[in-house]
Formats: sequence, C1' cells, structure tokens
RNA sequence: AACUAAAUGCAGCCGAGACUCGUUCAUUUCUGAACGGGUGCGGGGGACCCACGAACCGGGGCGAAUUCUCUGCCGGCGUCCACGUUGGACGCCAUGAGAUAGGGCACUUUCAAGCCCGAGCCCGUCAGCUAACCUCGUAGGCAUUUGGAAGGGCAACC
Repeated sequence: AACUAAAUGCAGCCGAGACUCGUUCAUUUCUGAACGGGUGCGGGGGACCCACGAACCGGGGCGAAUUCUCUGCCGGCGUCCACGUUGGACGCCAUGAGAUAGGGCACUUUCAAGCCCGAGCCCGUCAGCUAACCUCGUAGGCAUUUGGAAGGGCAACC
C1' cells in the first nucleotide's frame, strides 16, 4: 500500500419505470411466469390567445449528455495540380486527447472537500405554446463519500 472479516440500532443507488386486481400455466406451500385491466408516476401529439415569421443547409423527440480546441501519419471521402505510372496540396469525416454547459454520489436541504458521468437511441418530410381530447411507456443497469449545520422517518429504552 492492497485485500478480507467484524463492529459502529435501522434505512440501498442511477432512472418515470411502482402498487394492485383478474385469467391461464407451473408449483407441496410461500411463490413465480405469460397475457389483460386499474391506480400512481413519466413522455408525445393536440385550440382560442400569445409567440414565431421568406428560401436554402430538411425538421423534430427522449435523455444531464451540449459546445469548443488540438490530432487526423498508420484510416476513409471529395476537389485541384502533376502524371511512361510514383505522387503533392487543400478540405471534411473517422480515430485519439484535453476542456466545457449540464448531471450523479445512499433520508432531505445547505456549506466545504473529494470521486464519477458528460452516452446512446428514436420519428421519417411532419409537430411552437396549448384547455378539452387522443396516444405511448412503466425498462435496464449497478453496489455505497467524507465532514459541519439544520430538519425529518422507523425501532429500542425511560
């Protein structure tokens, strides 16, 4: 230094992604799975009014995930020059690196420090806001940060 174990009364995290009912199947039971419904939570479309106001590069949605700089030879594409056969220049993209709007860190808020993320996917020429109304989803992935102040929940004791 790393790993493991124990103790310090309890509480898991990101995310909308939870609860419940019915049917069928499986099962000794608890229960589990599939399908359908309801409630809750979340997203999209959708008037008046308001807002915006041509065309082109299309445009738009979910999400914290936007934007910028460098690299760009070993990769790719395009343009120009050269060209008895090898190249050169420029631009764009991939790639890699560094930042950044923004987001997360264990009951909540706040202060300080520390750590991490800053992706991906979808619609298909179409959508500003938007009451009524219509419609969709209810997954997936993980394992914990310390301290101060304030305020809470459960449990135990008195």
Molecule: c-di-AMP riboswitch aptamer (ydaO/yuaA leader)
Organism: Desulfuromonadales bacterium